[in-house]
Molecule: c-di-AMP riboswitch aptamer (ydaO/yuaA leader)
Organism: soil metagenome
RNA sequence: CGCCUAAUCCCCUGAGCGGGGAGCGGAGGACCCGAGGUCUGGGGUCAAUCCGGGGGUCGCCGAGGGCGGACCCGGACGGGCUAGCUCCUUUGAGCCCGAACCCGUCAGCUAACUUCGCCGGCGUUCAAGG
Numbered sequence: 001c002g003c004c005u006a007a008u009c010c011c012c013u014g015a016g017c018g019g020g021g022a023g024c025g026g027a028g029g030a031c032c033c034g035a036g037g038u039c040u041g042g043g044g045u046c047a048a049u050c051c052g053g054g055g056g057u058c059g060c061c062g063a064g065g066g067c068g069g070a071c072c073c074g075g076a077c078g079g080g081c082u083a084g085c086u087c088c089u090u091u092g093a094g095c096c097c098g099a100a101c102c103c104g105u106c107a108g109c110u111a112a113c114u115u116c117g118c119c120g121g122c123g124u125u126c127a128a129g130g
Stems, first nucleotide, its partner, number of pairs: 001123004008022005023118006033108001041106001042103004049076006057069005077098006087130003091127002
């Protein structure tokens, strides 16, 4: 200096703890609407979901085989980056990600209102048109 992310900026203070403001983001929460769902619980943040195939493998039942998990491969779809700044073009091409965590039997939407977060992790640079 730049990237992902809501996760930044400013002020006060004994500049430590802490407090306040702006901005960005999440949750709960009426009428109306939606009404289905659960008893196999359900729900939330997030791009982070769904489907198929494989046989060397693990577990269960088992006559054959079947079911499920890990692993591998692929597809659909979703997300990010490619540096003068911003926007548009399913623009082209390339490279990546599709995790993790939380609530605790409970929550549709939802005005007023209530409430919470501002962490953490990284190092890209090929182009076209407007």